[in-house]
């Protein structure tokens, strides 16, 4: 350089034909149990949806280019 696939919360991921407040699990904070630890149960708080334009009343989603990861091809 081409082609495909991914980028969304610390981490590993959902997210149906665009539709108003973006989720869950594990982690982490706090509480509860417990002589205590673990496990378990409660709860809280955590997001520039990889960037920049477009398009539309309205994008995580759909169009552009771009930057990173993999994979393949050369």
């Nucleotide at each position: 350089g081409g082609g495909c696939g991914g980028g969304u919360a610390g981490c590993u991921c959902a997210g149906c034909c665009g539709g108003u407040u973006a989720g869950a699990g594990c982690g982490a904070g706090g509480g509860g149990c417990u002589c205590a630890u673990a496990a378990c149960c409660c709860u809280u708080g955590g997001g520039u949806c990889g960037c920049a334009g477009g398009u539309u009343c309205g994008a995580a989603u759909c169009c552009u280019g771009c930057c990173c990861c993999g994979c393949c091809c050369a």
Description
This is a predicted structure of a 74-nucleotide RNA (transfer RNA) from a Chloroflexota bacterium. Its mean pLDDT, the model's own confidence on a scale to 100, is 83. Rfam family: tRNA. Rfam describes the family as follows. Transfer RNA (tRNA) molecules are approximately 80 nucleotides in length. Rfam links the family to the GO term triplet codon-amino acid adaptor activity. It is annotated as a transfer RNA.